Description
A computed fold for an 84-nucleotide RNA from Propionivibrio sp., annotated as c-di-GMP-I riboswitch aptamer. The prediction has a mean pLDDT of 81. The organism belongs to Propionivibrio, within Bacteria.
RNA sequence: UCGCCUCAAGGGCAUACCUGACUGAAAAGCAGGGACGCAAAGCUACCGGCCUAAAGACUUUUCCAUGGCAGCGGGGUUGCCAGA
Repeated sequence: UCGCCUCAAGGGCAUACCUGACUGAAAAGCAGGGACGCAAAGCUACCGGCCUAAAGACUUUUCCAUGGCAGCGGGGUUGCCAGA
RNA backbone atom coordinates (compact mmCIF):
# COMPACT_ATOMS: atom_id res chain seq x y z
C1' U A 1 0.00 0.00 0.00
C1' C A 2 -3.82 -3.66 -1.06
C1' G A 3 -7.75 -6.08 1.26
C1' C A 4 -12.45 -8.80 3.50
C1' C A 5 -12.95 -14.94 -1.15
C1' U A 6 -10.55 -18.56 2.35
C1' C A 7 -7.77 -19.69 7.40
C1' A A 8 -5.83 -18.37 13.16
C1' A A 9 -6.33 -15.72 17.77
C1' G A 10 -8.46 -12.10 20.85
C1' G A 11 -12.52 -9.28 20.65
C1' G A 12 -17.07 -6.41 18.56
C1' C A 13 -22.26 -5.70 17.09
C1' A A 14 -27.29 -7.75 18.03
C1' U A 15 -32.98 -9.78 14.40
C1' A A 16 -37.60 -11.65 16.11
C1' C A 17 -39.52 -11.58 20.81
C1' C A 18 -40.02 -10.10 26.19
C1' U A 19 -39.83 -6.18 30.11
C1' G A 20 -40.00 -0.61 31.27
C1' A A 21 -46.11 4.61 35.57
C1' C A 22 -38.55 5.74 29.93
C1' U A 23 -38.93 9.70 25.41
C1' G A 24 -42.36 10.62 21.32
C1' A A 25 -48.66 12.59 18.17
C1' A A 26 -46.92 8.41 15.56
C1' A A 27 -43.20 5.91 13.05
C1' A A 28 -39.46 5.06 15.96
C1' G A 29 -35.78 5.67 19.71
C1' C A 30 -33.54 4.58 24.59
C1' A A 31 -32.46 1.03 28.81
C1' G A 32 -32.37 -4.26 30.49
C1' G A 33 -32.92 -9.30 28.81
C1' G A 34 -32.38 -12.19 24.25
C1' A A 35 -29.55 -14.05 19.49
C1' C A 36 -31.54 -14.34 13.68
C1' G A 37 -27.59 -13.06 11.71
C1' C A 38 -23.32 -9.39 10.49
C1' A A 39 -16.18 -8.14 8.09
C1' A A 40 -18.05 -2.58 8.36
C1' A A 41 -24.82 -4.89 11.30
C1' G A 42 -18.78 1.60 12.57
C1' C A 43 -20.22 6.78 11.26
C1' U A 44 -23.11 9.73 7.61
C1' A A 45 -30.25 10.90 5.36
C1' C A 46 -26.26 12.87 -0.17
C1' C A 47 -29.51 9.66 -4.11
C1' G A 48 -33.39 6.03 -4.66
C1' G A 49 -36.76 3.32 -1.51
C1' C A 50 -39.72 2.42 2.84
C1' C A 51 -42.47 3.89 7.62
C1' U A 52 -45.19 7.68 10.28
C1' A A 53 -48.56 12.24 9.63
C1' A A 54 -48.50 15.94 15.04
C1' A A 55 -48.72 20.88 12.81
C1' G A 56 -50.51 22.68 8.11
C1' A A 57 -53.72 22.25 3.46
C1' C A 58 -58.54 20.48 1.80
C1' U A 59 -65.70 19.90 1.75
C1' U A 60 -63.64 14.87 2.16
C1' U A 61 -61.86 9.34 1.95
C1' U A 62 -56.93 12.44 1.24
C1' C A 63 -52.25 15.23 0.68
C1' C A 64 -47.85 16.71 3.02
C1' A A 65 -41.46 15.73 6.57
C1' U A 66 -39.98 19.80 9.16
C1' G A 67 -40.13 13.28 12.09
C1' G A 68 -37.81 8.46 11.28
C1' C A 69 -35.33 3.67 9.04
C1' A A 70 -27.73 3.28 8.10
C1' G A 71 -29.84 -4.58 9.87
C1' C A 72 -33.43 -2.09 2.09
C1' G A 73 -29.94 -0.70 -2.15
C1' G A 74 -26.25 2.89 -3.80
C1' G A 75 -22.76 6.94 -2.56
C1' G A 76 -19.36 9.37 1.00
C1' U A 77 -16.06 8.59 5.16
C1' U A 78 -13.13 6.02 9.09
C1' G A 79 -11.12 1.26 10.37
C1' C A 80 -8.74 -4.13 13.95
C1' C A 81 -6.26 -8.86 12.95
C1' A A 82 -4.62 -12.80 9.71
C1' G A 83 -2.97 -12.75 4.66
C1' A A 84 -0.54 -10.67 0.06